Transfer RNA from an uncultured bacterium, 73 nucleotides, folded computationally. Its Rfam family is "tRNA". The family's RNA type in Rfam is transfer RNA. About the family: Transfer RNA (tRNA) molecules are approximately 80 nucleotides in length. It was read from a public genome assembly.
RNA sequence: GGGCGUUUAGCUCAGUUGGUAGAGCGUUUCCCUUACAAGGAAAGGGUCAUAAGUUCGAGUCUUAUAACGCCCA
Numbered sequence: 001g002g003g004c005g006u007u008u009a010g011c012u013c014a015g016u017u018g019g020u021a022g023a024g025c026g027u028u029u030c031c032c033u034u035a036c037a038a039g040g041a042a043a044g045g046g047u048c049a050u051a052a053g054u055u056c057g058a059g060u061c062u063u064a065u066a067a068c069g070c071c072c073a
Base pairs, nucleotide, nucleotide: 001072002071003070004069005068006067007066010025011024012023013022019056027043028042029041030040031039049065050064051063052062053061
């Protein structure tokens, strides 16, 4: 220098044909217990890496950029 992949909640990851973003663990509160753990109930937490474009509508399609990883030279 060229090609490919990944980027979504604090962490690990889903998200189908473009149609209002979810799970597990963790966090907080409550129940249970003498207390802790386990168990049960509820709540909070997201500019979907950044910017632009297409569209009535973008996590999803297109382009550029950034970070990380792999391959080729």